This is a predicted structure of a 61-nucleotide RNA (Fluoride riboswitch aptamer (crcB RNA motif)) from a Planctomycetota bacterium. The coordinates come from a structure-prediction model, not an experiment, and the mean pLDDT is 81. Rfam family: Fluoride riboswitch aptamer (crcB RNA motif). Rfam links the family to the GO terms positive regulation of gene expression and response to fluoride. Rfam 15.1 lists 2,293 matches to the family in 1,982 species. The sequence was found by an Rfam model in a public genome assembly.

RNA sequence: GACUUCACGGGGAAUGGGGUCUCCCCUCGACCGCCUGCGGGCUGAUGACUCCUGCCUUGGU
Numbered sequence: 001g002a003c004u005u006c007a008c009g010g011g012g013a014a015u016g017g018g019g020u021c022u023c024c025c026c027u028c029g030a031c032c033g034c035c036u037g038c039g040g041g042c043u044g045a046u047g048a049c050u051c052c053u054g055c056c057u058u059g060g061u
Stems, first nucleotide, its partner, number of pairs: 009026005016052006033042003
C1' cells in the first nucleotide's frame, strides 16, 4: 500500500411516522415498481410483521 473478514457506527430497501426482524451499501455506493402497440395502462403508504396517519371500496349507525 492492496485485498478479505469481523466488531462498532452511519446510510438504503418505488409516496408518511413508531416498534421488531431480514437483506444490502459505506467514499460514493446501497436505492430510484410493472406492462406497453410508446399513444398509454396497472399494483402498493411494509423488504416482511405489526400499530398509527392518509387514501380507495363495501356495509351498518